[in-house]
Context: one part of a larger RNA
RNA sequence: AUGAACGCUGGCGGCGUGCUUAACACAUGCUUUUCGAACGGACUUAACAGGAAACCUAGUGAAUGUUAAGUUAGUGGCGGACGGGUGAGUAACGCGUGGGUAACCUGCCGUAUACCGGGGGAUAACACCUGGAAACAGGUGCUAAUACCGCAUAAGCGCACGGGACCGCAUGGUCCAGUGUGAAAAACCGAGGUGGUAUGCGAUGGACCCGCGUCUGAUUAGCCAGUUGGCAGGGUAACGGCCUACCAAAGCGACGAUCAGUAGCCGGCCUGAGAGGGUGGACGGCCACAUUGGGACUGAAACACGGCCCAAACUCCUACGGGAGGCAGCAGUGGGGAAUAUUGCACAAUGGGGGAAACCCUGAUGCAGCGACGCCGCGUGAGUGAAGAAGUCAUUCGUGAUGUAAAGCUCUAUCAGCAGGGAAGAAAAUGACGGUACCCGACCAAGAAGCCCCGGCUAACUACGUGCCAGCAGCCGCGGUAAUACGUAGGGGGCAAGCGUUAUCC
Numbered sequence: 001a002u003g004a005a006c007g008c009u010g011g012c013g014g015c016g017u018g019c020u021u022a023a024c025a026c027a028u029g030c031u032u033u034u035c036g037a038a039c040g041g042a043c044u045u046a047a048c049a050g051g052a053a054a055c056c057u058a059g060u061g062a063a064u065g066u067u068a069a070g071u072u073a074g075u076g077g078c079g080g081a082c083g084g085g086u087g088a089g090u091a092a093c094g095c096g097u098g099g100g101u102a103a104c105c106u107g108c109c110g111u112a113u114a115c116c117g118g119g120g121g122a123u124a125a126c127a128c129c130u131g132g133a134a135a136c137a138g139g140u141g142c143u144a145a146u147a148c149c150g151c152a153u154a155a156g157c158g159c160a161c162g163g164g165a166c167c168g169c170a171u172g173g174u175c176c177a178g179u180g181u182g183a184a185a186a187a188c189c190g191a192g193g194u195g196g197u198a199u200g201c202g203a204u205g206g207a208c209c210c211g212c213g214u215c216u217g218a219u220u221a222g223c224c225a226g227u228u229g230g231c232a233g234g235g236u237a238a239c240g241g242c243c244u245a246c247c248a249a250a251g252c253g254a255c256g257a258u259c260a261g262u263a264g265c266c267g268g269c270c271u272g273a274g275a276g277g278g279u280g281g282a283c284g285g286c287c288a289c290a291u292u293g294g295g296a297c298u299g300a301a302a303c304a305c306g307g308c309c310c311a312a313a314c315u316c317c318u319a320c321g322g323g324a325g326g327c328a329g330c331a332g333u334g335g336g337g338a339a340u341a342u343u344g345c346a347c348a349a350u351g352g353g354g355g356a357a358a359c360c361c362u363g364a365u366g367c368a369g370c371g372a373c374g375c376c377g378c379g380u381g382a383g384u385g386a387a388g389a390a391g392u393c394a395u396u397c398g399u400g401a402u403g404u405a406a407a408g409c410u411c412u413a414u415c416a417g418c419a420g421g422g423a424a425g426a427a428a429a430u431g432a433c434g435g436u437a438c439c440c441g442a443c444c445a446a447g448a449a450g451c452c453c454c455g456g457c458u459a460a461c462u463a464c465g466u467g468c469c470a471g472c473a474g475c476c477g478c479g480g481u482a483a484u485a486c487g488u489a490g491g492g493g494g495c496a497a498g499c500g501u502u503a504u505c506c
Base pairs, nucleotide, nucleotide: 001504002503004502005501006500007499008498011378012377013376014375015374016373017371018370019336024334025333026332028331029330030329034077035076038075039074041072042071043070044069045068046067047066048065049064054060055059085289086288087287094214095213096212097211098210099209100208101207104206105205109202110201111200112199113198114197115196117151119149120148126141127140128139129138130137131136157182158181159180160179161178163176164175165174166173167172187194188193215261216260217259222252223251227249228248229247230246232244233243234242264286265285266284267283268279269278270277271276291312292311293310294309295308314325315324316323317322342368344367345366346365350364351362352361353360354359381411382410383409384408391402392401393400394399415447418441420439421438425433450495451494452493453492454491455476456475457474461490462489463488464487465486471478472477
């Protein structure tokens, strides 16, 4: 010094912090939705039109239609690649640091230029039918779009070809004009806009490459076959044995290859005068993973924790034919363990997603709850009070100690409790926290002290009990009949809402 644990004890508050073990298995609830101003339906309500049937001819009033407001299963768009968790794997360009990309991409955002013409065929929803226990699946028919597909137009955009100028760090790069060829688009709202397409630049985010640094073992000395290089091609946003065919036989290694063990890395944190040593929990950055292993799809971005497919183990449902699931999200349960919390409140704030907006969603987050787990602050009273009560202990029996300690007297009121007021945090409204913080009033010394030690190191001593027993102990060592070392008591020392022990690091 600690993410601590254990023993004894425990008044209050603030700020932090809390599965270090089984990356063990998980009941239940919640954690990613949103847009009707993209689309066709369906439904509800209101107003108006309408007027069937029936009636006692006063009217009541179904179907249907229009308008308006609202709800939303489906198609479609954006978002589910962020945020949140964990540290299993990884000794690696993973991380740190410094560079490179003339070898690259980038949705939303900003900026600039130009454009937005005209068509087509489907499909869900829906209706009907069929299969199935279910999960769900299939068939027939109808329909819409900012869904899908041609056509037109298009530059300084792409591709191919040849030409010129300039430049560079090699491969090369930039600019200019030319020929051929290719590729776009979508509307909604309703007069305010929001969108769409192409191209350039920016911003942001990412990708790849390189120098250096990054634990232990030689009781691991040789390792390697896409291996090392070339050529041609494929693939990628892009370079590359990244992949394939062919050719060559290279490449790494005592400056420690290979193998084995251990480990996420860093900013930092602890210690130390420093150098150094140890460490990587919380917070921040990067990486990796999401029951185990593999794979791709969609997309600007994933090979995707709460998406898909396959295999495996496990659990559950089943009508035995077949299906469903993945808490290393927040709570919570079992288990393991010396050991680690509530199945809480709110979107009020900050931030994120969707939306034109209203708003909706958000176990991110803000708060509250539990734990002396840590740090910090405060209190448990203050003054006065005897040559000194009682009790207790010791005693040389005279007395000494506890001890101004108590009682008594005089005060004070922090905290807790009771009553009243009552925020900031929010910008016009909107406050979970919370009647909280804070302020004020009355009241009462009351409700609030323990733990370890006293042989030396090391501050603090006597009595009794015990008798190498019982026991103590960090080291030296105590105990065998006067033990300051064991046990108890009185007294004393230290720290204090803590004290001691254990573990680990300096």

A computed fold for a 506-nucleotide part of an RNA from an uncultured bacterium, annotated as small-subunit ribosomal RNA, 5' domain. It matches the Rfam family "Bacterial small subunit ribosomal RNA". RNAcentral holds the full RNA, with entries from ENA and SILVA.